The part of an RNA shown here (large-subunit ribosomal RNA, domain IV) has 354 nucleotides and comes from Thermodesulfomicrobium sp. WS. Its mean pLDDT, the model's own confidence on a scale to 100, is 87. Taxonomically the source falls in Thermodesulfomicrobium (Bacteria, Pseudomonadati, Thermodesulfobacteriota, Desulfovibrionales). Rfam family: Bacterial large subunit ribosomal RNA.
[in-house]
Context: one part of a larger RNA
RNA sequence: CUCUGGUUAAGGAACUCGGCAAAAUGACCCCGUAACUUCGGGAGAAGGGGUGCCACUUUGGGUGAGCAUAUUGACUAUGCGAGCUUGGAGUGGUCGCAGAGAAGUGGCGGUGGCGACUGUUUACUAAAAACACAGGACUCUGCGAAGUCGGAAGACGACGUAUAGGGUCUGACGCCUGCCCGGUGCUGGAAGGUUAAGAGGAGAGGUUAGCCGCAAGGCGAAGCUUUGAAUCGAAGCCCCAGUAAACGGCGGCCGUAACUAUAACGGUCCUAAGGUAGCGAAAUUCCUUGUCGGGUAAGUUCCGACCUGCACGAAUGGCGUAACGAUCUCCGCGCUGUCUCAACCAGAGGCUCA
Numbered sequence: 001c002u003c004u005g006g007u008u009a010a011g012g013a014a015c016u017c018g019g020c021a022a023a024a025u026g027a028c029c030c031c032g033u034a035a036c037u038u039c040g041g042g043a044g045a046a047g048g049g050g051u052g053c054c055a056c057u058u059u060g061g062g063u064g065a066g067c068a069u070a071u072u073g074a075c076u077a078u079g080c081g082a083g084c085u086u087g088g089a090g091u092g093g094u095c096g097c098a099g100a101g102a103a104g105u106g107g108c109g110g111u112g113g114c115g116a117c118u119g120u121u122u123a124c125u126a127a128a129a130a131c132a133c134a135g136g137a138c139u140c141u142g143c144g145a146a147g148u149c150g151g152a153a154g155a156c157g158a159c160g161u162a163u164a165g166g167g168u169c170u171g172a173c174g175c176c177u178g179c180c181c182g183g184u185g186c187u188g189g190a191a192g193g194u195u196a197a198g199a200g201g202a203g204a205g206g207u208u209a210g211c212c213g214c215a216a217g218g219c220g221a222a223g224c225u226u227u228g229a230a231u232c233g234a235a236g237c238c239c240c241a242g243u244a245a246a247c248g249g250c251g252g253c254c255g256u257a258a259c260u261a262u263a264a265c266g267g268u269c270c271u272a273a274g275g276u277a278g279c280g281a282a283a284u285u286c287c288u289u290g291u292c293g294g295g296u297a298a299g300u301u302c303c304g305a306c307c308u309g310c311a312c313g314a315a316u317g318g319c320g321u322a323a324c325g326a327u328c329u330c331c332g333c334g335c336u337g338u339c340u341c342a343a344c345c346a347g348a349g350g351c352u353c354a
Stems, first nucleotide, its partner, number of pairs: 001349008010340002014338001019335001027051005036041001038172001052094012066080005095099001107333004112328002114325002119131002135170007147156003173320004178250003183247002185243005192238003198232002203227005210219003251269005278312001279309001290306005
């Protein structure tokens, strides 16, 4: 010097990203206990008091010698009850610094964010506001179900049957969940357009019996063959509707009130429709340490407001919410070697020597 323990004057978070770590609290009995609340909770809230030993008094429980009464007697029944034993309470006394005398054994309170909750998770850096959840909604599925595994047989679903099963989203509860169907998706529709294989076969080409021609060559039926136009051809797409707890989307400019400012109001352009309720510098706010208020002597954090929302917003749910949380943020009380600022003690290592 390092580690593991222990103690510490005065101060008491001044330490630090942050009370990390440590200290403190702690058992049982009694008293007492707020806001809020889903009336269950919150709650061991908080905050107080007591606790050893001895004697006496008193009052319960257990056991029950024995006694009395009832019965003709016995078993028995009822009452009283010594002794022993085991709890509670009260009064008085007594010892120590200290009586839950050691060990073990909650620190507490206030505000806010997130998630309702108990649960689950990154086996070996993340336990969480992530996942799940009960509840809500949409959608598919009529049973040889949909869906899934499998070339198939077959199996699961399910020895279930729409109060069932699959998929997707949301996530207790309370109050709610606005507008847009133009795009994409899905569902329905079938008049018209487009349209594959196929049907169809107009027409065209090749070949050549034959014919014409002096020849070169020309024409050329049938058959075979190579093609091939019109026309008829489903679904799909185009098209027409519906549908947003489907994917998604939810404006701009200018003017205007008898101070100023602002604009209930008006004009205009565009759109499928222009963001409703609620919330808002927020786990979202760039400018920004916004501004005001609170708390501090002093507060980029925190709480309450404001609204100029760069870029909240309603099941990619919005806003609240008791209880809950090894969650995150801020504050206070208690407590302390975290610190001012270090000191000492014990043990283990390191170091030196052998």